[in-house]
This record gives sequence, C1' cells and structure tokens, in this order.
RNA sequence: CCCCGAAACGGCAAACCUGUCGAAAGGCAGGGACGCAACGCCACGGGUCCUCGCUUCCUCCGCGCCGGAGUUCCGCCACGAAGGACCCCAAGACCGCCGGGCUGCCGAAG
Repeated sequence: CCCCGAAACGGCAAACCUGUCGAAAGGCAGGGACGCAACGCCACGGGUCCUCGCUUCCUCCGCGCCGGAGUUCCGCCACGAAGGACCCCAAGACCGCCGGGCUGCCGAAG
C1' cells in the first nucleotide's frame, strides 16, 4: 500500500408519523431507527416505479347502417365518449436493486 473487518471515536438513517413541494413516482425539513465502511457522491449500463402520447384488445354507453324477428327486441359492423389491460416511445423518479466511475475514517486477527 492492497485485500480484509475485531475494537473504538464518530457519521448516516429504512418503515412509520407530521409539515411542505409535485399531477404522480418521489423530493425536502422535523420526529423516529430497520439497517449501513462506502447505505459519501455521480442516473453512466441494466432494472424498478410514475405520467403523457400511441398500438391492439376488453367492458359499458350513445348514435347510425345492414340482417332477423315483428314494434321494440336480438345479432352484426362502423364511428364517438368513458373506464380498464397490454405493447412501444418520450419526459421524469429511485444510487438503501445489481453493476460501473469518483472520493473516503480507523487498524485487532489474517
């Protein structure tokens, strides 16, 4: 010095609660501690989440064509509205998901 991780000095702070910002994911502040030697920083690769748009499909409603029945029903198709699911794309979020990059306290055993 590198790997490594006993002890100590310290540091950070998950869930949850409150306030606040945001359409949301989420951010910030206070409380609070599950954890953390890189859980200090960087959205660079993958991943996850959210939202806009889009494709296809489903449900339901409306309107219209056609057909059947025969007097307001059924079927089919097209269009429009609302809701939902999926694909793709774009913007965003997460570094306490994995990898990568930068920086870094202490020094037992090995």
Record summary: A computed fold for a 110-nucleotide RNA from a Deltaproteobacteria bacterium, annotated as c-di-GMP-I-GGC riboswitch aptamer. The sequence was found by an Rfam model in a public genome assembly. Lineage of the source: Bacteria > Pseudomonadati > Myxococcota > Myxococcia. It matches the Rfam family "c-di-GMP-I-GGC riboswitch aptamer". Rfam links the family to the GO term cyclic-di-GMP binding.